[in-house]
RNA sequence: UUCUAGUAACGGCAAAUCAAUUGAAAGAUUGAGACGCAAAGCCACAGGUCUAAGGCAAUCGCUAUGACGGCUGGGUUACCGUA
Numbered sequence: 001u002u003c004u005a006g007u008a009a010c011g012g013c014a015a016a017u018c019a020a021u022u023g024a025a026a027g028a029u030u031g032a033g034a035c036g037c038a039a040a041g042c043c044a045c046a047g048g049u050c051u052a053a054g055g056c057a058a059u060c061g062c063u064a065u066g067a068c069g070g071c072u073g074g075g076u077u078a079c080c081g082u083a
């Protein structure tokens, strides 16, 4: 430097739930909390999922310009160890 793997170490992240704030909602942030995670680091590029304020429609509903990376793929960066 490259590749592979995730047994061990230093460490890292933090589901559900609860509280506060925020948002039309989905959701987000912070604190508590750990179900799990070897990229559960970063990027909405492709698929997928959620919401529907506004718009369309007219009473069913449709629609992302709003979200989700802890749904899958892709891109990109990286710790320890073995070879």
Stems, first nucleotide, its partner, number of pairs: 012037002017032006035070001041076003045073003048068003054063003